[in-house]
RNA sequence: AUCUUCCUUCAGGGCAGGGUGAGGAGUAUUCCAAUUCCCGACCGGUGGUAACGCUAUGCGAAGUCCACGAGCCUCACGGCAUGAACUGGUGAAAAUCCAGUACCGACGGUACAGUCCGGAUGAAAGAAGGAAUGG
Repeated sequence: AUCUUCCUUCAGGGCAGGGUGAGGAGUAUUCCAAUUCCCGACCGGUGGUAACGCUAUGCGAAGUCCACGAGCCUCACGGCAUGAACUGGUGAAAAUCCAGUACCGACGGUACAGUCCGGAUGAAAGAAGGAAUGG
């Protein structure tokens, strides 16, 4: 330095503003009523890669490039399910840079939900630290 086993801690953000009115209340044509609908607003887990950036033997940089996590089944191994990007520019080269315009977001609940409530004071990709007469 690295591997193995074990322990501890940590490990997700987001409807501003406006409109409509399913429905509800009332003697009253008056009030209430969607973070779900419409306009619009806002958000981006983990590891990898990176022609970029910086305070530079290093550090940071992708929601839509590669892989993973959360769900369901299983004692477990494992299996099933698993979203989304184009155009232009520069260049030898762009999936990552610059510019522009798009698009995506589990399950249950409820007026149809990425953003509310719930499973969840949970689980977890993984991160950091530590222990071992260890290999």
FMN riboswitch aptamer (RFN element) from a Bacillota bacterium, 135 nucleotides, folded computationally. The model forms 97% of the base pairs in the Rfam consensus.